Transfer RNA from a Candidatus Kaiserbacteria bacterium, 72 nucleotides, folded computationally.
RNA sequence: GGCUCCAUCGUCUAACGGUUAGGACAUCGGCUUCUCAAGCCGGCAAUCCGGGUUCGAUUCCCGGUGGAGUCA
Numbered sequence: 001g002g003c004u005c006c007a008u009c010g011u012c013u014a015a016c017g018g019u020u021a022g023g024a025c026a027u028c029g030g031c032u033u034c035u036c037a038a039g040c041c042g043g044c045a046a047u048c049c050g051g052g053u054u055c056g057a058u059u060c061c062c063g064g065u066g067g068a069g070u071c072a
Stems, first nucleotide, its partner, number of pairs: 001071007010025004018055001027043005048064005
C1' cells in the first nucleotide's frame, strides 16, 4: 500500500429504518443488619467524526479517524 471486519453508558454487550436506545457488571441512594458482605428496591450514565438517502438513521450509502485480521 491492497482487501476484509469492527467502533453504542466507566467495562462487557443487545437493538426489522419507527425502541422511553435494553441487559449484565461497576457506581450512587434506600431497605435489611450491631457492623460488613450478600440479598431486595430505585437512580445516574452511551450510539467515533463529517456529509448523503429517507417523512424518519444506532441501523442504509460515501468520506475521514482509530482498532483488528489478511496479502504482500
It matches the Rfam family "tRNA". Rfam links the family to the GO term triplet codon-amino acid adaptor activity. The RNAcentral record of the sequence draws on ENA.